[in-house]
Context: one part of a larger RNA
RNA sequence: GGCAUACGGGGGAUGUCUUGGUGUCAGGAGGCGAUGAAGGGCGUGAAAGUCUGCGAAAAGCUUGGGCGAGUCGACAAAUAGGCGUUGAUCCCAGGAUCCCUGAAUUAGCUUGCGUUGAAUACAUAGGCGUAAGUGGCCAACCCGGUGAACUGAAACAUCUAAGUAACCGGUGGAAAAGAAAGAAAAAUCGAUUUUCUCAGUAGCGGCGAGCGAACGGGAAAUAGCCCAAACUGCGAGGGUUUCCCUUGCAGGGUUGUAGGGCCUUCUAUUGUGGAGUUACAAAAUAGUCAAUUAGCAGAACAUUCUGGAAUGUUUGACCACAGAGGGUGACAGUCCCGUACGCGGCAAUUGAACUAUCUCCCAGAGGGUACCUGAGUAGGUCCGGUCACGUGGAACCCGGACUGAAUCUACGGGGACCAUCCCGUAAGGCUAAAUACUCCCUGACGACCGAUAGUGAACUCAGUAGGGUGACUGAAAGAUGAAAAGUACCCCCGCUAGGGGAGUGAAAUAGUAUCUGAAACCGUAUGCCU
Numbered sequence: 001g002g003c004a005u006a007c008g009g010g011g012g013a014u015g016u017c018u019u020g021g022u023g024u025c026a027g028g029a030g031g032c033g034a035u036g037a038a039g040g041g042c043g044u045g046a047a048a049g050u051c052u053g054c055g056a057a058a059a060g061c062u063u064g065g066g067c068g069a070g071u072c073g074a075c076a077a078a079u080a081g082g083c084g085u086u087g088a089u090c091c092c093a094g095g096a097u098c099c100c101u102g103a104a105u106u107a108g109c110u111u112g113c114g115u116u117g118a119a120u121a122c123a124u125a126g127g128c129g130u131a132a133g134u135g136g137c138c139a140a141c142c143c144g145g146u147g148a149a150c151u152g153a154a155a156c157a158u159c160u161a162a163g164u165a166a167c168c169g170g171u172g173g174a175a176a177a178g179a180a181a182g183a184a185a186a187a188u189c190g191a192u193u194u195u196c197u198c199a200g201u202a203g204c205g206g207c208g209a210g211c212g213a214a215c216g217g218g219a220a221a222u223a224g225c226c227c228a229a230a231c232u233g234c235g236a237g238g239g240u241u242u243c244c245c246u247u248g249c250a251g252g253g254u255u256g257u258a259g260g261g262c263c264u265u266c267u268a269u270u271g272u273g274g275a276g277u278u279a280c281a282a283a284a285u286a287g288u289c290a291a292u293u294a295g296c297a298g299a300a301c302a303u304u305c306u307g308g309a310a311u312g313u314u315u316g317a318c319c320a321c322a323g324a325g326g327g328u329g330a331c332a333g334u335c336c337c338g339u340a341c342g343c344g345g346c347a348a349u350u351g352a353a354c355u356a357u358c359u360c361c362c363a364g365a366g367g368g369u370a371c372c373u374g375a376g377u378a379g380g381u382c383c384g385g386u387c388a389c390g391u392g393g394a395a396c397c398c399g400g401a402c403u404g405a406a407u408c409u410a411c412g413g414g415g416a417c418c419a420u421c422c423c424g425u426a427a428g429g430c431u432a433a434a435u436a437c438u439c440c441c442u443g444a445c446g447a448c449c450g451a452u453a454g455u456g457a458a459c460u461c462a463g464u465a466g467g468g469u470g471a472c473u474g475a476a477a478g479a480u481g482a483a484a485a486g487u488a489c490c491c492c493c494g495c496u497a498g499g500g501g502a503g504u505g506a507a508a509u510a511g512u513a514u515c516u517g518a519a520a521c522c523g524u525a526u527g528c529c530u
Stems, first nucleotide, its partner, number of pairs: 001529009015515001016479002020449002022446007029438002031137002039101003042055003046079001049075003061095006070083003108134009141172001142170005152159001156206001182189002193220005203211002224430003227374001231251009256408001258373003261369007273361004284357005289351005295343002301316002305312001317334002319323001325337003379403007389415001410425005466473002486514001489501004
């Protein structure tokens, strides 16, 4: 020096566990904010720090309800001083307080009103004042505006990626869309939305890469309405001899087998009528019921043995609308919390549920007339965009520029265009449900993870320590034991280090550097070989 064996050190793998994550389903909620939010700063306790709570009324004040014996939040034990069956602490609901900030506002903007008031007479602009509204934050979903590139095409330019990402604006609990100027070609359907299919079809496409419908059929959910106009009445303003124009309110009226107005001829009328607060007109109130936000109640077991400990074993029982689950010194239906079945409510909130009050509404047919039925609109030309559709034979739809109709014997569409035929009625508006999402609350579940996994974060103190001028980036770190019973006392020692006795404990090679304790690596002892 090597090898082997034994015993250690070192290290923290592995096993077991789970306070934390993660996903799905169901229900709720879907906002907060000038009555000052979200987020911060600083305070606040008998006591230094951090977390939590709270706000100079400061781990709290107050009212109502619940509970019933302890309690003054956590790390974190002890002390001091209190509170509590005259019901505290705690839990639920309402109220009060709520420092400094932050939209942060003694401001800005919008609208209304008042007042003042130029060039310029009336006026208007402007100024001033006042009132109301707005503003900011927030995870995704939704609508709109602006809008890439990498990439793919095995290069690249049309194309693709993609109307994606990003940015901006806006609303809602959903949003958007929506009651046919539709779809079709059967003489049919009947608002919108979503889904399965049709179908990777028809098509589009340097006919490359790729893009990619619709009709029809099956389902979910279903709901329809209001204005403008004609005409009438009342009012205001202007021009004015009559009359006309503009405008406000009310009635009327809303359609495509066209409808309505006006004139006319008939037939009827209100009652045990109909409807209603999410559209269709609008303000609600009260009660009932239900749900949520505290709770209540809830069956049934003893023994023997082993053991530190019984939930194990033995013997014999019991409950069960409860043998889900968790805890308890090992594995518990009958020990504890619960579970099943039931019960409860002052108050608050919600309800598309019901009732009452309340509110609104109530003719149809025939004939005539040709008054109305959304104009710088539809359409056209040029240029773009969107449609699955890249200009193509390119309709339909949207926009810019220039133009520019008709008025029901009308107009639009049916994929150039024309005719026939068919379908619809644009140029005003509203509209629940089925659908999308989850920052958040509750419950349940998982052939999801189990501490290098699962969130970045299971942990005293994680978006922390640390890094960066900054935008930003960003960790490591869980486990004694059933119970601290956490080693009194003695000794070694320079020692608050470490250790030896003693003691606790079932165990201390369970000693807080704490369960198990692999490997690398480092030793000690013994044996063999060199």
Predicted 3D model of a 530-nucleotide part of an RNA (large-subunit ribosomal RNA, domain I) from a Planctomycetota bacterium. Rfam family: Bacterial large subunit ribosomal RNA. The RNAcentral record of the full RNA draws on ENA. Its mean pLDDT, the model's own confidence on a scale to 100, is 81. The organism belongs to Planctomycetota, within Bacteria.